Transfer RNA from a Candidatus Pacearchaeota archaeon, 75 nucleotides, folded computationally. Rfam family: tRNA. Rfam classes the family as a transfer RNA. Rfam's curators write: Transfer RNA (tRNA) molecules are approximately 80 nucleotides in length. Gene Ontology term of the family: triplet codon-amino acid adaptor activity. Taxonomically the source falls in Candidatus Pacearchaeota (Archaea, Nanobdellati).

């Protein structure tokens, strides 16, 4: 300098490729039950401008362009 690759909850990751109703899962984390109390076990709950701008479209996590950042390889 050049091509890949990743980025979605507090952590780990699924969803993208083939655009579509409120954006999901395990964990954790708050309440309740349950116990003399912990824990384990149900049960309900609360958490996100999908790394960022901008495009295309009725409609973007998802498709186009650029950027940030992290990691692999060549040079």
């Nucleotide at each position: 300098g050049a091509g890949c690759c990743c980025a979605u909850a507090g952590c780990u990751c699924a969803g993208c490729c083939c655009g579509g109703u409120c954006a999901g899962a395990g964990c954790a984390c708050u309440g309740c039950u349950c116990u003399u109390a912990u824990a384990c076990a149900g049960c309900a709950g609360g958490g996100g401008u999908c790394c960022c701008a901008g495009g295309u479209u009725c409609g973007a996590a998802u498709c186009c362009u650029g950027g940030u950042g992290g990691g692999c390889u060549c040079a």